The RNA shown here (SAM riboswitch aptamer (S box leader)) has 104 nucleotides and comes from a Holophagaceae bacterium. Its Rfam family is "SAM riboswitch aptamer (S box leader)". Rfam describes the family as follows. The SAM riboswitch is found upstream of a number of genes which code for proteins involved in methionine or cysteine biosynthesis in Gram-positive bacteria. The coordinates come from a structure-prediction model, not an experiment, and the mean pLDDT is 86. The sequence was found by an Rfam model in a public genome assembly.
[in-house]
RNA sequence: ACGUUAUCCAGAAAGGUGGAGGGAAAGGCCCUGUGAAACCUUGGCAACCUGCGCAUGCAAGGUGCCAAUUCCUGCCCCCGGUGCGUCCGGGGGGAAGAUACCGA
Repeated sequence: ACGUUAUCCAGAAAGGUGGAGGGAAAGGCCCUGUGAAACCUUGGCAACCUGCGCAUGCAAGGUGCCAAUUCCUGCCCCCGGUGCGUCCGGGGGGAAGAUACCGA
C1' cells in the first nucleotide's frame, strides 16, 4: 500500500517567500493577480491518541484542521409536488473521500 472501528451541518488566519492555479476524481458551482498551489514564521480551532482526575471533566505532549455541510450531486429506498420529464423539493441509506486509533 491495505484492513477494522469512530467521526465528518460546530469551530479556527495573519505575515513572509512565491507567481497561476486551487476546491480528491467526473459533472456542477465556487475561490483566485484585491495574489492560486507550495514552503516558512507566528497565531488559532478541536479533542482521536496521550497525561491527570477517573465521573461530567481539566490540560494540550503526538497527529489533524483553520472559504463554502466532506461546497453540492451521482447509486438505492421513502415522502411530497408535478407542467409528467426518472423533472423539482425533502428525508434515510450507500459509494467514494478525509482524519484519528488499532492492526498488518